[in-house]
This is a predicted structure of a 95-nucleotide RNA (Glycine riboswitch aptamer) from Arthrobacter pascens. It matches the Rfam family "Glycine riboswitch aptamer". Gene Ontology term of the family: glycine biosynthetic process. The organism belongs to Arthrobacter, within Bacteria.

RNA sequence: CAAGUUGCAGCGGGAGAGUCCGGCACACCCCCGCCGGCGCCGUAGGAGCAAAUCCUCCCCAGGAAUCUCUCAGGCACAAGUACCGCUGCAGCACG
Numbered sequence: 001c002a003a004g005u006u007g008c009a010g011c012g013g014g015a016g017a018g019u020c021c022g023g024c025a026c027a028c029c030c031c032c033g034c035c036g037g038c039g040c041c042g043u044a045g046g047a048g049c050a051a052a053u054c055c056u057c058c059c060c061a062g063g064a065a066u067c068u069c070u071c072a073g074g075c076a077c078a079a080g081u082a083c084c085g086c087u088g089c090a091g092c093a094c095g
Stems, first nucleotide, its partner, number of pairs: 001095001004092010018038001020037005039075003045071001046069003053064004
């Protein structure tokens, strides 16, 4: 110097699932907000390898997740979200 990689920030993209029922409050009504009930979603986070998948391993076994579970979260719009791309900063670093 540098392929690559990790973290943070900015920009862009980015789903899913009842704005269901009842009550409270406001109130002409509706919406919004809160509480309760049932139903539902899987892309914050979390948990688990029991199933399936991937990786390591002779085997046993172990690890991981976009898998599974839904504790949390979410279910009109909005916001947000894993993930993807670009840029910047910092670190490590094949060579």